Source information:
This is a predicted structure of a 74-nucleotide RNA (transfer RNA) from a Kiritimatiellales bacterium. It matches the Rfam family "tRNA". From the family's description: Transfer RNA (tRNA) molecules are approximately 80 nucleotides in length. The prediction has a mean pLDDT of 81.
[in-house]
RNA sequence: UGCCCGAUGGUGUAAUGGCAGCACAUGUGACUUUGACUCAUAGAGUCCUGGUUCGAAUCCAGGUCGGGCAACCA
Repeated sequence: UGCCCGAUGGUGUAAUGGCAGCACAUGUGACUUUGACUCAUAGAGUCCUGGUUCGAAUCCAGGUCGGGCAACCA
């Protein structure tokens, strides 16, 4: 430098172009002598910019970051 893949709460992982969900973790409450377990409940997310569309996490263009391969240098 080129090519390919990926980016969603704190973590992991879903969502056929149509209300962004689930699990764990965290906070609060219930239960318990206390803690744990269990139950209820709350907060928190689509990498950035633009485009297409009535409507974008999803499609398109550019960029950023991460990973892989190749080339170059040594």
Taxonomically the source falls in Kiritimatiellales (Bacteria, Pseudomonadati, Kiritimatiellota, Kiritimatiellia).